[in-house]
RNA sequence: GCCCUUAUAGUUUAGUGGAUAGAACAUUUCGUUGCGGACGAAAAGACCGGGGUUCAAAUCCUCGUAAGGGCA
Numbered sequence: 001g002c003c004c005u006u007a008u009a010g011u012u013u014a015g016u017g018g019a020u021a022g023a024a025c026a027u028u029u030c031g032u033u034g035c036g037g038a039c040g041a042a043a044a045g046a047c048c049g050g051g052g053u054u055c056a057a058a059u060c061c062u063c064g065u066a067a068g069g070g071c072a
Stems, first nucleotide, its partner, number of pairs: 001071007010025004018055001027043005048064005
């Protein structure tokens, strides 16, 4: 330099054009406990950035950025 793949809560991830973007762990609150842990209940928390297509985009296209891989 060229090609391919990936990017969604703090972390690991589900989601193949119309869902209120779902879950697990972690966090916070409450219950329980003599205290803690465990357990139960609840809450907060996310689509890498710009542009395009479409009535509608996390999803399709494009340009970047970052990470991983292959070739040279």